[in-house]
A computed fold for a 346-nucleotide part of an RNA from an uncultured Saprospiraceae bacterium, annotated as small-subunit ribosomal RNA, central domain. RNAcentral holds the full RNA, with entries from ENA and SILVA.
Context: one part of a larger RNA
RNA sequence: CUGGGUUUAAAGGGUGCGUAGGCGGACUUAUAAGUCAGUGGUGAAAGCUCGGAGCUUAACUCCGGAACUGCCAUUGAUACUGUUAGUCUUGAAUUUGGUAGAGGUAGGCGGAAUGUAACAUGUAGCGGUGAAAUGCAUAGAUAUGUUACAGAACACCGAUUGCGAAGGCAGCUUGCUAUGCCAAUAUUGACGCUGAGGCACGAAAGCGUGGGUAGCGAACAGGAUUAGAUACCCUGGUAGUCCACGCCCUAAACGAUGAUUACUCGACAUUAGCGAUAUACAGUUAGUGUCCUAGCGAAAGCGUUAAGUAAUCCACCUGGGGAGUACGUUCGCAAGAAUGAAACUC
Numbered sequence: 001c002u003g004g005g006u007u008u009a010a011a012g013g014g015u016g017c018g019u020a021g022g023c024g025g026a027c028u029u030a031u032a033a034g035u036c037a038g039u040g041g042u043g044a045a046a047g048c049u050c051g052g053a054g055c056u057u058a059a060c061u062c063c064g065g066a067a068c069u070g071c072c073a074u075u076g077a078u079a080c081u082g083u084u085a086g087u088c089u090u091g092a093a094u095u096u097g098g099u100a101g102a103g104g105u106a107g108g109c110g111g112a113a114u115g116u117a118a119c120a121u122g123u124a125g126c127g128g129u130g131a132a133a134u135g136c137a138u139a140g141a142u143a144u145g146u147u148a149c150a151g152a153a154c155a156c157c158g159a160u161u162g163c164g165a166a167g168g169c170a171g172c173u174u175g176c177u178a179u180g181c182c183a184a185u186a187u188u189g190a191c192g193c194u195g196a197g198g199c200a201c202g203a204a205a206g207c208g209u210g211g212g213u214a215g216c217g218a219a220c221a222g223g224a225u226u227a228g229a230u231a232c233c234c235u236g237g238u239a240g241u242c243c244a245c246g247c248c249c250u251a252a253a254c255g256a257u258g259a260u261u262a263c264u265c266g267a268c269a270u271u272a273g274c275g276a277u278a279u280a281c282a283g284u285u286a287g288u289g290u291c292c293u294a295g296c297g298a299a300a301g302c303g304u305u306a307a308g309u310a311a312u313c314c315a316c317c318u319g320g321g322g323a324g325u326a327c328g329u330u331c332g333c334a335a336g337a338a339u340g341a342a343a344c345u346c
Stems, first nucleotide, its partner, number of pairs: 004317003007300002012314001014201004021194003025088004030083002033081002035077008049065006091191001092188003095184006103177007110154001114150008125136002162169002206247006215241002220236004258313006266291009295302002319346003328339004
């Protein structure tokens, strides 16, 4: 290189936007670059290969042919690809009218619970556990009631629900803003797909500066348990969890399944639309699920939301360990992240 793969055996980038590149709808015209055919030149000799010949044979040597799959020039062919010119509407986008939602962001408001404080009632315990103890409490706790303050999270609705590219998103309401879907004509006329680098976003934890701190709670302290107990259980409790701004850039970032397009039996449930006078039945788009046919698969299983049948583009894999380590480089305040070997060994 050819070839084989990537749900679970090694292997889909965390996700999107997009540059170069690769690939790309229908019809007509021109051209002849790719492509195909013919001819000419060249492709040294030796070697290889085929047929002969010479040393007694062979190795070896000599003669002739073929080959040298290439390059250049030239004459043609025009289906396909490219290029040129023009046209089209089905891909794509726009328009109009509806519609949906925990999509994003900024502000305002609300009730339950928890904690604390004050006051009132009230008296000896409370709390906690398998059982206890540490702890709190006659300086009046726990419990009950009223009032005030604080921070964080939003019970029920709630769902196999919905939205978002992914991460993720849930009290109510307002402003701003993005998106999908449906229906209908009209407009542009291939404007498309993918996407190495690049840019942006990216849970939690962690970091920097300044706030905030109710509950929970790494570290830490104490009490238990135990042979021990640097744990599990209990009482406390700092960072953190929350907010603003700036970093970090990793996850079982999972559907362990890249994106796009076309095709290939059905059944049931459900969400948002559409058309019909209609809440039913049936139909039709776009989603979300369950079961299954063909087919696929090592099997488990997948099965119009494919892991089926095909096409385009990207990413990645090549025995286990050493190792996601060392070294170098880039990024980072750091923690570290990204890239990423070898010796050796089985």